Context: one part of a larger RNA
Molecule: small-subunit ribosomal RNA, 5' domain
Organism: uncultured Flavobacteriales bacterium
RNA sequence: GGAUGAACGCUAGCGGCAAGCCUAACACAUGCAAGUCGAACGGUAACUUUUGGUGCUUGCACCGAAAGACGAGUGGCGAACGGGUGCGUAACGCGUAUGCAAUCUGCCUUUUACUAGGGUAUAGCCCAGAGGAAUUUGGAUUAAUCCCCUAUAGUAUCAUUUAAUCGCAUGAUUUUAUGAUUAAAGCUUCGGCGGUAAAAGAUGAGCAUGCGUCCUAUUAGUUAGUAGGUGAGGUAACGGCUCACCUAGACUCCGAUAGGUAGGGGUCCUGAGAGGGAGAUCCCCCACACUGGUACUGAGACACGGACCAGACUCCUACGGGAGGCAGCAGUGAGGAAUAUUGGACAAUGGACGAAAGUCUGAUCCAGCUAUGCCGCGUGCAGGAUGACGGCCCUAUGGGUUGUAAACUGCUUUUAUACAGGAAGAAAAACUCCGACGUGUCGGAACUUGACGGUACUGUAAGAAUAAGGAUCGGCUAACUCCGUGCCAGCAGCCGCGGUAAUACGGAGGAUCCAAGCGUUAUCC
Numbered sequence: 001g002g003a004u005g006a007a008c009g010c011u012a013g014c015g016g017c018a019a020g021c022c023u024a025a026c027a028c029a030u031g032c033a034a035g036u037c038g039a040a041c042g043g044u045a046a047c048u049u050u051u052g053g054u055g056c057u058u059g060c061a062c063c064g065a066a067a068g069a070c071g072a073g074u075g076g077c078g079a080a081c082g083g084g085u086g087c088g089u090a091a092c093g094c095g096u097a098u099g100c101a102a103u104c105u106g107c108c109u110u111u112u113a114c115u116a117g118g119g120u121a122u123a124g125c126c127c128a129g130a131g132g133a134a135u136u137u138g139g140a141u142u143a144a145u146c147c148c149c150u151a152u153a154g155u156a157u158c159a160u161u162u163a164a165u166c167g168c169a170u171g172a173u174u175u176u177a178u179g180a181u182u183a184a185a186g187c188u189u190c191g192g193c194g195g196u197a198a199a200a201g202a203u204g205a206g207c208a209u210g211c212g213u214c215c216u217a218u219u220a221g222u223u224a225g226u227a228g229g230u231g232a233g234g235u236a237a238c239g240g241c242u243c244a245c246c247u248a249g250a251c252u253c254c255g256a257u258a259g260g261u262a263g264g265g266g267u268c269c270u271g272a273g274a275g276g277g278a279g280a281u282c283c284c285c286c287a288c289a290c291u292g293g294u295a296c297u298g299a300g301a302c303a304c305g306g307a308c309c310a311g312a313c314u315c316c317u318a319c320g321g322g323a324g325g326c327a328g329c330a331g332u333g334a335g336g337a338a339u340a341u342u343g344g345a346c347a348a349u350g351g352a353c354g355a356a357a358g359u360c361u362g363a364u365c366c367a368g369c370u371a372u373g374c375c376g377c378g379u380g381c382a383g384g385a386u387g388a389c390g391g392c393c394c395u396a397u398g399g400g401u402u403g404u405a406a407a408c409u410g411c412u413u414u415u416a417u418a419c420a421g422g423a424a425g426a427a428a429a430a431c432u433c434c435g436a437c438g439u440g441u442c443g444g445a446a447c448u449u450g451a452c453g454g455u456a457c458u459g460u461a462a463g464a465a466u467a468a469g470g471a472u473c474g475g476c477u478a479a480c481u482c483c484g485u486g487c488c489a490g491c492a493g494c495c496g497c498g499g500u501a502a503u504a505c506g507g508a509g510g511a512u513c514c515a516a517g518c519g520u521u522a523u524c525c
Base pairs, nucleotide, nucleotide: 001525002524003523004522006521007520008519009518010517013377014376015375016374017373018372019370020369021335026333027332028331030330031329032328035077036076037075040074041073043070044069047068048067049066050065051064052063053062054061055060056059084288085287086286093213094212095211096210097209098208099207100206103205104204108201109200110199111198112197113196114195115194116150117149118148119147126139127138128137129136130135156181157180158179159178160177163174164173165172166171186193187192214260215259216258221251222250223249226248227247228246229245230244231243232242233241263285264284265283266282267278268277269276270275290311291310292309293308294307313324314323315322316321341367343366344365345364349363350361351360352359353358380411381410382409383408390402391401392400393399394398417461418460419459420458421457425452432445433444434443435442436441437440469514470513471512472511473510474495475494476493480509481508482507483506484505490497491496
């Protein structure tokens, strides 16, 4: 000198764009953050509309029916994404480059074939209970795209078998024949939407390997599923992944093992570079979800707002037993030098579900707070000498300086204030009309939708009106005098100032440097 997720002191007019618990992965009140589908199903608690009865107080109550819808329930899809944090991890975790002849992949795309016949359960509803509650028991009965059985089926799987080609060792690909095993679901506004099997693609994931990846030798030896083999089990898949048996190996001064520290990268800071330092925001990967463990469901989890067990903590209790998990968004306490609103909207982008309308979305888009940073603008401009008054200094009837500074004259109005107008971000989807053809898709027209927001922006009005500070002035280092103090009070980054003439302390005048900031502290180069 540059930089910062900064803090502190003094000061402060505005806007744009960013950023904002670095400490206690400490504990959390409250609200919200994952639902959706009635075009899968039985239904009808509530609501709306229409309608039929009954009672009648004549516009209410009760009992039905239909349509729209829909609480609770079955079922499907989603909840494994999105969002948070950096505890752990020195590791194939990450980065990079390869491999899988050792693998899986819901939704999506393409292609082929099929979608036949039956069955009995169960929730809900109803009845009867238990319990303070959470919850739960028994009985009767019912549906499905729930579940089960049968049929049919293949380039699927398994067993046996024929032949060919190729490679990278195990082998791979194609092929002939026979046998066995395993499928499906309906809904519909009649247009479609689905379902099953198989093949391929895309996407996502899993696994393996080469190289790279902090400090300590005041850590030198470490290791029994340990290293390898055979066989079996297990997995989507290879493998001591697990087990039985056999062998005695395996790693290590090219640093094993142990200890400490730490998420990794793209990137960021600095530097001419080489290097050195960092890993906030944004993006990719990993790990975690009160602590530890376990699996279930599922295409995918060993699952933040799922389950079970144990533990610590908090809460409820009728003492029998129960409930909870903000490292989601706000917010509270605590810790700390220190870090924001218990805001608005789904209008846009994206996501889940749905045929769609749409619903949900603290993702996201916006607004609020903070000079935390960067950038931009302003605090006026021109003229004006009796060089005014006042201040300060001096060689003191005078001069210098503050200083064109002020007064005064003319001009302008960014900004602030008031009033008026007022966006872009919106493309659509749905509905209606028209056209094209491939007859359910495309194109066109019309219509509708804005949280931000009466915001940005524009115009008009009057008026210099609404707006400057901080640090420094001995040398390094730009900027000097007077007064006070008297090794005191104090200053200080280093050298050093101060003991009676202090340009170094405190004040004043003046000056210098930056400027809505200026200094100090901390850290890095």